Small-subunit ribosomal RNA, central domain from an uncultured Bacteroidota bacterium, 346 nucleotides, folded computationally. The coordinates come from a structure-prediction model, not an experiment, and the mean pLDDT is 87. The sequence was found in a public genome assembly.
Context: one part of a larger RNA
């Protein structure tokens, strides 16, 4: 390179917003740039093809033609596509009035555990484990019981539940902000979809700079186990976990499945709406699980939340290893992140 792939063999960007660029809803006129016929000029010669001729054949050579698949004018055609103007609602998005939710920041309050400290009641062990010790305790501990303090997490509810764009989000409460859904069919009237670059968010862990520090714990110190134990098990503890302002920008960042749009047999259970309420149910939007038909599938499986049928648009794949390494380049305070080979093996 492709009539080829990307859940699990390589392959879906961590997620959004969105620029350029690609694709884009019905209807009408215009126009003719794309496109599509004709028609002219242009496309050197030689070759190449194809007919006839010339060297005894052939090779070669002449000769006529065809083809030169483009270009440029020029007349025309107008379904598609474009430009352009007018119209329209079903795509979007506003509106109105319901309603949802651990969705986001930022006060505010709350108990239950812990731990520490005070005091009182009590004495001799408490703790740990497979057994054990190291450890704490006559300087009164553990065990009860009453205050006070501290920080950190929020038992039951609690779910195959719910909510967000992903990470992620859970006590109660107030106060800002933001979505979603239904439902009227009321406004605009294609304002749409996707997105290279860009920009914003983005667990843990780490880094700065102040704070805090109960609990739990990478480093470390002791005690066991063992053959050894730089470990699994115990007592103990720094950094860290917690706050605020910045940074880092990765993650088996997964539903290992990129967005959106339509269309394709059926059961169920569930959330949050509406309809009609006869309180039995049953329709019907938008969600969240299980099973399953046809269809795909290498098979596991998947199936209206599709891995089926299709249609745009971005993003990756091309044998293992060398390797996400090294060398540039950029970003970072480091740590490292982004990009990303090759030699040389098999």
């Nucleotide at each position: 390179u492709u009539g080829g792939g990307u859940u699990u063999a390589a392959a879906g960007g961590g997620u959004g917003c969105g620029u350029a660029g690609g694709c884009g809803g019905a209807a009408a006129u215009u126009u003719a740039a794309g496109u599509c016929a004709g028609u002219g000029g242009u496309g050197a010669a030689a070759g190449c093809c194809u007919g006839c001729a010339g060297c005894u054949c052939a090779a070669c050579u002449g000769u006529a033609g065809a083809a030169u698949u483009g270009c440029c004018a020029u007349u025309g055609a107008u379904a598609c596509u474009g430009a352009a103007u007018u119209u329209c609602u079903u795509g979007a998005a506003u509106c109105u009035a319901a309603u949802u939710g651990a969705a986001g920041u930022g006060g505010g309050c709350g108990g239950a555990a812990u731990a520490u400290g005070a005091c009182a009641u009590g004495u001799a062990g408490c703790g740990g484990u497979g057994a054990a010790a190291u450890g704490c305790u006559u300087a009164g501990a553990u065990a009860u019981g009453u205050c006070a303090u501290a920080g950190a997490a929020c038992a039951c509810c609690g779910a195959u539940a719910g909510c967000g764009a992903a990470g992620g989000c859970a006590g109660c409460u107030c106060a800002c902000u933001a979505a979603g859904u239904u439902a009227g069919u009321a406004u605009u009237g294609a304002c749409g979809c996707u997105c290279a670059u860009g920009c914003a968010c983005g667990a843990a862990a780490g880094c700065g700079u102040g704070g805090g520090g109960a609990g739990c714990g990478a480093a470390c110190a002791g005690g066991a186990u063992u053959a050894g134990a730089u470990a699994c098990c115990c007592u103990g503890g720094u950094a860290g976990u917690c706050c605020a302002c910045g940074c880092u920008g990765u993650a088996a960042a997964c539903g290992a499945u990129g967005a959106u749009u339509a269309c394709u047999c059926g059961c169920u259970a569930u959330u949050g709406g509406c309809g009609a309420u006869a309180c039995a149910c049953u329709g019907u939007c938008a969600g969240u699980g299980g099973c399953u038909a046809a269809g795909c599938g290498a098979a596991a499986g998947u199936g209206a939340u599709a891995a089926g049928u299709a249609a745009u648009c971005c993003a990756c794949c091309u044998g293992g290893g060398g390797a996400g390494u090294a060398c540039g380049a950029u970003c970072g305070c480091a740590a490292g992140g982004u990009u990303g080979a090759a030699a040389c093996u098999c």